This is a predicted structure of a 72-nucleotide RNA (transfer RNA) from a Candidatus Micrarchaeia archaeon. The sequence is in RNAcentral, with records from ENA.
[in-house]
């Protein structure tokens, strides 16, 4: 250089065209002398960036960016 995978909450990762979820985590309440555990709630993400297809993109398709990873 050139092939292939992946990029989605603070972290691990789901999510195969219909306006995004869970698990630890973090808050707040209950419950305990207290602490942990557990129950209930909430917060927090315009899905790496840009274009394009589509009535609609996180999903399709092009470049660019990073990372593994394979060959030179």
């Nucleotide at each position: 250089g050139g092939g292939c995978u992946u990029g989605u909450a603070g972290c691990u990762c789901a999510g195969u065209g219909g306006u995004a979820g869970a698990g630890c985590g973090c808050g707040u309440g209950c419950u305990u002398u207290g602490c942990a555990a557990g129950c209930a709630c909430g917060a927090g993400g315009c899905c790496g960036c840009g274009a394009g297809u589509u009535c609609g993109a996180u999903c399709c398709u092009c470049g660019c960016c990073a990372a593994g990873u394979c060959c030179a």
The coordinates come from a structure-prediction model, not an experiment, and the mean pLDDT is 82.
It matches the Rfam family "tRNA". Its family is annotated with triplet codon-amino acid adaptor activity in the Gene Ontology.